[in-house]
Context: one part of a larger RNA
Parts: sequence; structure tokens; C1' cells
RNA sequence: CCUUCGUUAAGGAACUCGGCAAAUUGGAUCCGUAACUUCGGGAGAAGGAUCGCCCUCGGGUGUGUAGAGCCUCGCGUUCGAAGCACCGGGGGCCGCAGAGAGCAGGCCCAGGCGACUGUUUAUCAAAACCACAGGUCUCUGCAAAAGCGAAAGCUGACGUAUAGGGGCUGACGCCUGCCCAGUGCCGGAAGGUUAAGGGGAGAGCUGCAAGGCUUGAACUGAAGCCCCGGUGAACGGCGGCCGUAACUAUAACGGUCCUAAGGUAGCGAAAUUCCUUGUCGGGUAAGUUCCGACCCGCACGAAAGGCGUAACGAUCUGGGCACUGUCUCGACGAAGGACCCG
Repeated sequence: CCUUCGUUAAGGAACUCGGCAAAUUGGAUCCGUAACUUCGGGAGAAGGAUCGCCCUCGGGUGUGUAGAGCCUCGCGUUCGAAGCACCGGGGGCCGCAGAGAGCAGGCCCAGGCGACUGUUUAUCAAAACCACAGGUCUCUGCAAAAGCGAAAGCUGACGUAUAGGGGCUGACGCCUGCCCAGUGCCGGAAGGUUAAGGGGAGAGCUGCAAGGCUUGAACUGAAGCCCCGGUGAACGGCGGCCGUAACUAUAACGGUCCUAAGGUAGCGAAAUUCCUUGUCGGGUAAGUUCCGACCCGCACGAAAGGCGUAACGAUCUGGGCACUGUCUCGACGAAGGACCCG
């Protein structure tokens, strides 16, 4: 010096990206316990007190021997001295210390995300990912749809629409706006177009001829496409410019252009805000983070769900109490290495 430990004056997060690590807390009994809440919870909330040993007391509870009562008579039932265990009252004793060692929650406030328990990158990520009950759309009438398989066959299912497959969303609460022009899907006995096939007007070649071989217009001929409608918890989309109020500013109001329709409710510098450390307020002596507001949303927005939400989380963010060698700033000690000798 390295690893792993122990202790440390005064201070106590000044360390650091960040209290990372360490320390604190820790058991039992009693007291006491807020906001909020889906009334279950939150909760071991938080915060306190007590705990050893000796003597003694009566009471209580449990067990229940001896014994007693009762009867349906038994491995029955009721009561119950003693003993044992537990709970409790009073007095005393000792130590620095009585849950005497060891094992053995730190806590609180606020916010983001995800409801929750669960699941995942075997070998850097456990999460806000995935899943999930619940919601909704769609397909499927049974030799089901769907899937595997050249096929036989099998799964679905020895199930039958309260079933099965697929898509999206993701507890619960309040809700889920406008656009069907494009694309998709669904419906549509008409019409247009459209293949093979049917059809044969006509034409060509050939034969002495009967005929043969070719070619071939009209007409007829499905699905599909065109066309007509519907459909958004289908793919998706959800404007611009100019003017206007008796301070100023702003614009409830008006004009105009375009569109299929021009973003409703709610939320908003947000896991989304470039400008940006926006502005104001709170917290700090001092705050690019955090919380509450504002709204000029570069570029939120309603099941690629919107906004809330108790409980939950080895989640993420900010703050506080306690506590500490994280630090001021080091020091000392121990074990094992390193090093020296063998």
C1' cells in the first nucleotide's frame, strides 16, 4: 500500500450526479395514531411509556389430578381442592446498561409513471416494458372460424355464440367530441367494363364433288374494377389572412380564402416546450432540479385512449426529521495479503 472489519474529539451531508456506502431503527406489552379513502385501508402511521432479580398479595383466565353432582352409563357431561402456565397489585435489591449477547422495520411530506399480485433482456438494464382482470370492435352456426400439415390427419374441442379465434385498450371514477373526401371493410337482383366458354354473320385455303382445314363480327358470359350507399374503440385527419371596444393592451364581434372536417371536454414549459434557467409564487442565506400557477401547446388531447384516483412499487424526482468517517480531515486498531527470511 491492497482487501475485509472495529473505534473515533468537535461538527453533522458541508461529500457527491445522487446520503452511493455506512450509521440510525429493530422484540414484546400498554398508550396513542393525521390527511386521504374504493370504508377494506392508510397503520407497525407518526409519537411515547414499560421490560432484570428477590419477597409478598389476592384476584382473574386456561388446563385440570383427587373429589363431588347428573344421567341416556360412556373413552359421557357439569363443577372443581392441588399442581402447572399466563395476566395483574404492593414492597425491596444491583449495575453504566434488565428485549443486558445474537437474531431483530429508519421515518415523514410532495410529485411523475404504472391500478394492483405477477413477468422480462440465462451472461451489464426488473422498469414507466410485458402480462393482467375489466372495456370495446371484428370473425365464426359447427366437417365453425383460425392454425399446423403436399396429404391422411390433428389442434380448436370430446367445446357450440354466457363458446372459440383475431385486433386495440388496460382496475376503478368522470368521460370518449368533429370529419366517410382518400385508403380499408361491409352492403347494393340496376348500369359500365371484363376472361375462358357459348355463338356463328362473314372471310381465306383446298378438293371434280360430297366435303375438309383455318379465321372470325354481332350477341351471350363471373368474380373483380368503375358506380351508389354505410362504417372511426377501422388506417387516418382535425386551417390561414385581415380588421374591430372612449388610455393603452386585448378582441366577445366582423370580413375573406381554403377544406372531408378544421382539435370539443379535460390537461398543459408536461417522461411532450425549441426559444428556456419562459414569467409569477413557494421552499433555500443562495434552487438550470422540485412544487403551485399562468398559457405565446416550436410539436397535448380523448381506447397508438383524455383527465383524475385510495392501495401497491428493490420504480423515478424534489424536500425534511433522525442518524452517521460521505465529508471538514484525518487518526488509531484487527485479520488476511503484498514485502522479507525459511
Predicted 3D model of a 342-nucleotide part of an RNA (large-subunit ribosomal RNA, domain IV) from Tepidiforma flava. The sequence was found in a public genome assembly. Rfam family: Bacterial large subunit ribosomal RNA.